[in-house]
RNA sequence: AGAUCCGAGGAGCGUUGCAACCAUGCACUUGCAUGGCCAGGCUCGGCACUUCGUGAGAGUUUGCAACGGCGCUCACUCAUU
Numbered sequence: 001a002g003a004u005c006c007g008a009g010g011a012g013c014g015u016u017g018c019a020a021c022c023a024u025g026c027a028c029u030u031g032c033a034u035g036g037c038c039a040g041g042c043u044c045g046g047c048a049c050u051u052c053g054u055g056a057g058a059g060u061u062u063g064c065a066a067c068g069g070c071g072c073u074c075a076c077u078c079a080u081u
Stems, first nucleotide, its partner, number of pairs: 001050002005046005010074006018041001021036006040067001
């Protein structure tokens, strides 16, 4: 640094449907159309794994957020009455 997996980012309902995914068809260069599904796909953290690089290792301390289409509701915090 990368991909999977796990956790967190308060909770729920409705709605639209880009990407991804699935199905069908057409193409045959990596695509197109239709339908279905679809608003944690983003960020942060963690075990192990892979790759690259560096080259003692261990311990301690500190910090851990910013975001997430539209409408509504609840929770939490602050302020006002």

Overview: Predicted 3D model of an 81-nucleotide RNA (SAH (S-adenosyl-L-homocysteine) riboswitch aptamer) from Proteobacteria bacterium UBA6908. Rfam family: SAH (S-adenosyl-L-homocysteine) riboswitch aptamer. The family has 52 seed sequences and 1,354 matches in Rfam 15.1. A reference for the family is Wang et al. (2008), "Riboswitches that sense S-adenosylhomocysteine and activate genes involved in coenzyme recycling", Mol Cell. Gene Ontology terms of the family: regulation of gene expression and S-adenosylhomocysteine metabolic process. It was read from a public genome assembly, where an Rfam model found it.